[in-house]
A computed fold for an 84-nucleotide RNA from a Candidatus Uhrbacteria bacterium, annotated as transfer RNA. Rfam family: tRNA. Rfam describes the family as follows. Transfer RNA (tRNA) molecules are approximately 80 nucleotides in length. By type it is a transfer RNA. Its mean pLDDT, the model's own confidence on a scale to 100, is 83. It was read from a public genome assembly.
RNA sequence: GCGGACGUGGCGGAAUUGGUAUACGCGUAGGUCUCAGAAGCCUAUGGUUGCAAAACCUUGAGAGUUCGAGUCUCUCCGUCCGCA
Numbered sequence: 001g002c003g004g005a006c007g008u009g010g011c012g013g014a015a016u017u018g019g020u021a022u023a024c025g026c027g028u029a030g031g032u033c034u035c036a037g038a039a040g041c042c043u044a045u046g047g048u049u050g051c052a053a054a055a056c057c058u059u060g061a062g063a064g065u066u067c068g069a070g071u072c073u074c075u076c077c078g079u080c081c082g083c084a
Stems, first nucleotide, its partner, number of pairs: 001083007010026003019067001027045006046057004060076005
């Protein structure tokens, strides 16, 4: 240099055909159990503002198409694989 795959909460990782983003697991917090702990079980858990109700924002960055984009198109950044 060329070709291909990928980038989603604190971490791993889903989202089927473009139609509720963050299911599920880990972690964390609280509770239960115990003399105490571990394990197990139950509840909560993206961010910002707010007393709260709620509102707004969020899929590597930017733009485009569309009523609607994590998903399609373009440019760029990064990681991995292959070829030279």